[in-house]
This is a predicted structure of a 73-nucleotide RNA (transfer RNA) from a Candidatus Micrarchaeaceae archaeon. The sequence is in RNAcentral, with records from ENA. Its Rfam family is "tRNA". From the family's description: Transfer RNA (tRNA) molecules are approximately 80 nucleotides in length. By type it is a transfer RNA. Its family is annotated with triplet codon-amino acid adaptor activity in the Gene Ontology. Taxonomically the source falls in Candidatus Micrarchaeaceae (Archaea, Nanobdellati, Candidatus Micrarchaeia, Candidatus Micrarchaeales).
RNA sequence: GCGGUCGUAGUCUAGCCUGGUAGGACGCGGCCUUGCCAAGGCUGCAACCCGGGUUCAAAUCCCGGCGGCCGCA
Numbered sequence: 001g002c003g004g005u006c007g008u009a010g011u012c013u014a015g016c017c018u019g020g021u022a023g024g025a026c027g028c029g030g031c032c033u034u035g036c037c038a039a040g041g042c043u044g045c046a047a048c049c050c051g052g053g054u055u056c057a058a059a060u061c062c063c064g065g066c067g068g069c070c071g072c073a
Stems, first nucleotide, its partner, number of pairs: 001072007010026004020056001027045006049065005
């Protein structure tokens, strides 16, 4: 330099092909339960790598970047 693949809460991850309320687990806060803790229950907090395009509507499609991993040279 070329090609492939991946990037979503503090952590892990689903959703992407086939556009339509961003979901789950862990974590953290509050409350209930308990003599206390743990466990359990209820509830809340928190995310689409960046820029642009297409569209009524983009995590998703298209283009360009950035970063990780793999391969080729």